[in-house]
Context: one part of a larger RNA
RNA sequence: GGAUGAACGCUGGCGGCGUGGAUAAGGCAUGCAAGUCAAACGGACUACUUACGAGUGGAGAUUGCGAUUACAUCAAGGUCAAAGCAUGUUUGUAGUUAGUGGCAGACGAGUUAGUAACACGUAGGUACCUACCCUCAAGUCGGGAAUAAUUCGCCGAAAGGCGAACUAAUACUCGAUAGUCUCGUAAGAGUAAAGAAGCAAUUCGCUUGAGGAAGGGCCUGCGGGCUAUCAGCUAGUUGGUGAGGUAAUGGCUCACCAAGGCUAUGACGGCUAGGGGACCUGAGAGGGUGACCCCCAACGAUGGAACUGAGAUACGGUCCAUACACCUACGGGUGGCCGCAGUCAAGAACCUUCCGCAAUGGACGAAAGUCUGACGGAGCGACGCCGCGUGAUGGAUGAAGACCCUCUGGGUCGUAAACAUCUUUUGUAGAGGAGAAAGUCCCGACACUUGUGUCGCGGAUUGAUAGUACUCUAAGAAUAAGGGGUUGCUAAACUCGUGCCAGCAGCAGCGGUAAUACGAGUACCCCAAGCGUUAUCC
Numbered sequence: 001g002g003a004u005g006a007a008c009g010c011u012g013g014c015g016g017c018g019u020g021g022a023u024a025a026g027g028c029a030u031g032c033a034a035g036u037c038a039a040a041c042g043g044a045c046u047a048c049u050u051a052c053g054a055g056u057g058g059a060g061a062u063u064g065c066g067a068u069u070a071c072a073u074c075a076a077g078g079u080c081a082a083a084g085c086a087u088g089u090u091u092g093u094a095g096u097u098a099g100u101g102g103c104a105g106a107c108g109a110g111u112u113a114g115u116a117a118c119a120c121g122u123a124g125g126u127a128c129c130u131a132c133c134c135u136c137a138a139g140u141c142g143g144g145a146a147u148a149a150u151u152c153g154c155c156g157a158a159a160g161g162c163g164a165a166c167u168a169a170u171a172c173u174c175g176a177u178a179g180u181c182u183c184g185u186a187a188g189a190g191u192a193a194a195g196a197a198g199c200a201a202u203u204c205g206c207u208u209g210a211g212g213a214a215g216g217g218c219c220u221g222c223g224g225g226c227u228a229u230c231a232g233c234u235a236g237u238u239g240g241u242g243a244g245g246u247a248a249u250g251g252c253u254c255a256c257c258a259a260g261g262c263u264a265u266g267a268c269g270g271c272u273a274g275g276g277g278a279c280c281u282g283a284g285a286g287g288g289u290g291a292c293c294c295c296c297a298a299c300g301a302u303g304g305a306a307c308u309g310a311g312a313u314a315c316g317g318u319c320c321a322u323a324c325a326c327c328u329a330c331g332g333g334u335g336g337c338c339g340c341a342g343u344c345a346a347g348a349a350c351c352u353u354c355c356g357c358a359a360u361g362g363a364c365g366a367a368a369g370u371c372u373g374a375c376g377g378a379g380c381g382a383c384g385c386c387g388c389g390u391g392a393u394g395g396a397u398g399a400a401g402a403c404c405c406u407c408u409g410g411g412u413c414g415u416a417a418a419c420a421u422c423u424u425u426u427g428u429a430g431a432g433g434a435g436a437a438a439g440u441c442c443c444g445a446c447a448c449u450u451g452u453g454u455c456g457c458g459g460a461u462u463g464a465u466a467g468u469a470c471u472c473u474a475a476g477a478a479u480a481a482g483g484g485g486u487u488g489c490u491a492a493a494c495u496c497g498u499g500c501c502a503g504c505a506g507c508a509g510c511g512g513u514a515a516u517a518c519g520a521g522u523a524c525c526c527c528a529a530g531c532g533u534u535a536u537c538c
Base pairs, nucleotide, nucleotide: 001538002537003536004535006534007533008532009531010530013388014387015386016385017384018383019381020380026344027343028342030341031340032339035103036102037101040100041099043097044096045095046094047093048092051089052088055085056084060080061079062078063077066074067073110299111298112297120223121222122221123220124219125218126217128216129215130214133212134211135210136209137208138207139206140205141175142174143173144172150165151164152163153162154161155160181190182189183188195204196203197202225271226270227269232262233261234260237259238258239257240256241255242254243253244252274296275295276294277293278289279288280287281286301322302321303320304319305318324335325334326333327332352378354377355376356375360374361372362371363370364369391422392421393420394419401413402412403411404410405409428474429473430472431471432470436465439461440460441459442458443456444455445454446453447452448451482527483526484525485524486523487508488507489506493522494521495520496519497518503510504509
């Protein structure tokens, strides 16, 4: 000099883009962070609707014991009876959804505890696997038994559980078929499926095989910490045969056999540490670092285990143990922020319990759509980088004042101010106002395999940010400067106070009566919305 995820002191106008728990992988209140599909399935409920029967209802019609009587009218009672109402059953449409079932919860998001290792990087290898996606080929036949939901009964404070009856499926299961699939030299043996929507055409599925894409498993060469005040280490240890296990190779595991294997080119042990792309510095070689972003790995209170599944030994799944915390009717239960916010603790120290799915991406769905603390945004912090501003021009009576001196006087602050003219970035007020929107739905035209594709200045509609960016108008210099230093290194000095005191200090050093080094004032120097100090690296 440069750099930082910085902190501290003094100060602080604005904007853009970044960035912000480095310590206690310490404990966590609260809310949200993974759902979706009714076009797989049987129910339940709601609204409307079709029909039925008994009930209620009584618009209206008819009759008339009588009243009045000119016509007309009133009228106890009897008969028929529409709409409506409530309840039950029933047809259909639309919707909601607890449960069964499917797919997704193995991604995305977080953290760096462990790990010195095939963990990572790089270059190779193969004995293997792959849901969803793409291409090709073939198939999709006939049966069956359950079970949740539901209803009834019971236990429990709760969490939850038990029994009985009933029912569906793309849930489960049996049989048929079997060319490519598996086993086998061969003969032969074995092994599959599911339906749904639609008037239909057809579409979406399902099963099997082959190939692809992309992803993963495993193996190997080489590479990158400190330590010899760690010198010997090793019995599944090293190899073989056979078996088991796995998707697959292999002491991965087991039985038997042999006695090997590693090591001063540092084994074994100890300490430290996630690795890389990269970042900082440096002319480079090198040295240091591994925040943000990207790739890989590992982890999810601690330790262990498997289940399901294409994939996990699974952060917001299950089981066991441990510690901790919470609820309890004391019998028993519940929990896991190293997701986003937020809280306590510890610390020099690190933000909002915000808005939205409009965009991009993801899951599910035929779609509409639903979910998404990923993401897009806003908020807070001069934490960093970059940009802008705090006015410009003129203006000498060189005013007053302050400081200094060789003191009737002169010098400096200083064109500085006042004053005049001008401008309006920014700020304030007002007016207008993009782009981020692509899509989606409907309609029409055209094409062909009539439900898909293409097209349409066709119609409707979608923005959290935000009335934001930006533009215009108005008044008015109006709203905006500090910090450190001045002995040398090192740019910039005088006066007063103090008197080895008080103090300064990065190093040399300064201060004991004229201190340019301490404290103050004035002047000056450097940087500037920052300036210094501390810490760390080159």